[in-house]
Annotation:
This is a predicted structure of a 113-nucleotide RNA (Guanidine-I riboswitch aptamer) from Desulfofundulus thermosubterraneus DSM 16057. Its Rfam family is "Guanidine-I riboswitch aptamer". Rfam describes the family as follows. This family represents a conserved RNA structure found upstream of the ykkC and yxkD genes in Bacillus subtilis and related genes in other bacteria. Its mean pLDDT, the model's own confidence on a scale to 100, is 77. Lineage of the source: Bacteria > Eubacteriales > Peptococcaceae > Desulfofundulus > Desulfofundulus thermosubterraneus.
RNA sequence: GGGAAGUGUACCUAGGGUUCCGCCCCGCCUUUGCGGGGGACUGGUCCAAGCGGUACAGGCCGCCGGCGAAAAAUCGCGGCGGUUACACCGUGGGGAUAAAAGACCCGAGCGGA
Numbered sequence: 001g002g003g004a005a006g007u008g009u010a011c012c013u014a015g016g017g018u019u020c021c022g023c024c025c026c027g028c029c030u031u032u033g034c035g036g037g038g039g040a041c042u043g044g045u046c047c048a049a050g051c052g053g054u055a056c057a058g059g060c061c062g063c064c065g066g067c068g069a070a071a072a073a074u075c076g077c078g079g080c081g082g083u084u085a086c087a088c089c090g091u092g093g094g095g096a097u098a099a100a101a102g103a104c105c106c107g108a109g110c111g112g113a
Base pairs, nucleotide, nucleotide: 007057008056009055010054011053012052015047016046020044021043022041023038024037025036026035027034028033058084059083060082061081062080063079064078066077067076068075069074086107089111090110091109093105094104
C1' cells in the first nucleotide's frame, strides 16, 4: 500500500411511513351509514437498526473421573466454561413494499480521527 472476513433467527426499541383500522375535515342521507380528502393525524396493524436491547441457534477455543468406536492415541456425540472484538462525523446514488426509513444493495464511495 492492497484485499477478505466481521454469522443467522425471533421478539423489542430509537426511528419510519400510510395499505387496513381508528382519528380529523368535507359532501350526501331522518338515523345506522355511504363517498371523497388528510400522516406538516397522537395511535393499533405494518417495516425497522453494522455502529440499539434481549434471547436462542451457529462458529471458534479450552476443560471433563460423561457416552460410543474393545484399551491408549484419535475421532464423533454430550456437558461445562470462555469468546464472537471495534465501529467518530457529515454526505450521495439505486431498487422493493401501500409507502417510507437508521430496513435492503451497503460497515457504498469520499472525508475526519